[in-house]
Description: This is a predicted structure of a 72-nucleotide RNA (transfer RNA) from a Streptosporangiaceae bacterium.
RNA sequence: GGGCGCAUAGCUCAGCGGAAGAGCGCUCGCCUUACAAGCGAGAAGCCGGUGGUUCGAACCCACCUGCGCCCA
Numbered sequence: 001g002g003g004c005g006c007a008u009a010g011c012u013c014a015g016c017g018g019a020a021g022a023g024c025g026c027u028c029g030c031c032u033u034a035c036a037a038g039c040g041a042g043a044a045g046c047c048g049g050u051g052g053u054u055c056g057a058a059c060c061c062a063c064c065u066g067c068g069c070c071c072a
Base pairs, nucleotide, nucleotide: 001071002070003069004068005067006066007065010024011023012022013021018055026042027041028040029039030038048064049063050062051061052060
């Protein structure tokens, strides 16, 4: 320098253009003498950024930023 991929909750990841979710973790409650396990409830996201397309974008397009891989 060229090509490709990834970016969504604290972590690991889902998510056919139309309500943003799961597991683990965290908080509270139940249970227990107590802890763990188990059960129930809850908090936590402006979906990396800026534009564009669309009635409507986490999802499609362009560019930018960061990270990773391949080629040279």

The source organism's lineage runs through Bacteria, Bacillati, Actinomycetes, Streptosporangiales and Streptosporangiaceae.